[in-house]
RNA sequence: GGGGUAGUAGCUCAACCUGGGAGAGCACACGGCUGAAGACCGUGGUGUUCUGGGUUCAAAUCCCAGCUACCCCA
Numbered sequence: 001g002g003g004g005u006a007g008u009a010g011c012u013c014a015a016c017c018u019g020g021g022a023g024a025g026c027a028c029a030c031g032g033c034u035g036a037a038g039a040c041c042g043u044g045g046u047g048u049u050c051u052g053g054g055u056u057c058a059a060a061u062c063c064c065a066g067c068u069a070c071c072c073c074a
Stems, first nucleotide, its partner, number of pairs: 001073007010026004020057001028044005050066005
């Protein structure tokens, strides 16, 4: 230098292909239970979907550019 994959909650990841309600597990907060704590039960999503622009009535999702990480080729 060329190509590919990935970036979404505090963490690990779905949803993307096929545009329309942003989700799961763990963690966390509060309450119950307990002498107390853990486990368990109940409630709560806590988010600028990496950044900017474009298309569209509507973008996490499609298009363009960029950034970061990893892999391959040279």